[in-house]
RNA sequence: GCAGCCACCACGCCGAGUUCACGUGUCCGUCCAGGGCCGUGGAGCCGGGGACCCACCUUUCCCCGGGGUGAAUCGUGCCAACCCGUCCGACCGACCGGUCGGACGCGAGGUGCGUAGGGCGUCCCUUUGCCGCCCGAACCCGUCAGCUAACCCGGUAGGCGUCGGACAAAGGAGCA
Numbered sequence: 001g002c003a004g005c006c007a008c009c010a011c012g013c014c015g016a017g018u019u020c021a022c023g024u025g026u027c028c029g030u031c032c033a034g035g036g037c038c039g040u041g042g043a044g045c046c047g048g049g050g051a052c053c054c055a056c057c058u059u060u061c062c063c064c065g066g067g068g069u070g071a072a073u074c075g076u077g078c079c080a081a082c083c084c085g086u087c088c089g090a091c092c093g094a095c096c097g098g099u100c101g102g103a104c105g106c107g108a109g110g111u112g113c114g115u116a117g118g119g120c121g122u123c124c125c126u127u128u129g130c131c132g133c134c135c136g137a138a139c140c141c142g143u144c145a146g147c148u149a150a151c152c153c154g155g156u157a158g159g160c161g162u163c164g165g166a167c168a169a170a171g172g173a174g175c176a
Base pairs, nucleotide, nucleotide: 010162011161012160013159014158018043019042020041021040022039023038025037026036027035028034044156045155046154047153048152049151054146065144066141067140068139069138074114075113076112077111078110079109084105085104086103087102088101089100090099091098092097117135118134119133120132121131124172125171126170127169128168129167130165
C1' cells in the first nucleotide's frame, strides 16, 4: 500500500413494515450508562373477511376449480420431461388386441427478446420535463370469498446501496 473478514457509526433506497410504554424475559457490556432480541399492550401505517343498494347469476362439474398479497401482467421465438393421440415399419398370432422402433402432434418447465405496469437519480412532499440506470419476482388460502356501513380477523418483515445527474421547473410545506 492492497485484498478479505468482523464490529460500530453516518447518509440513503425498495417495501405497510414505524413509534411509545411495561416486563423478577433473555443476550451483549466485568459493572454502570446503554443497546439488541423476545413477550404483552397502545398509537400510526397496511391487508383480508363482512349487509341493504348495485353488479353478477355465461358459476361449478364434464377436457381446465376458484381466490388473495404484490408493479410483477401479457405476447412472441427457440429448447423441451412425463403421459396421451395419430401415422409408418417389424414382430407375437389370421381377427380383436399387444410389444418394440421411428416421425408428427400435445405439452409442465427452461431460456431469449419485448411488454401492461413499477422504482431510483440526495434538505421534505406532489406534479411535470430531459437523459440515464434498474425491476417486470416470489409466495399464500384450500373447493371458499363481487362491491360492502356496522362489525370481525391478521401483519408491522426481509433485502440492499456509498463520489454520483446528487439534473431542471412549478406549487406546497417548513425555516428565517
Predicted 3D model of a 176-nucleotide RNA (c-di-AMP riboswitch aptamer (ydaO/yuaA leader)) from Nocardioides caldifontis.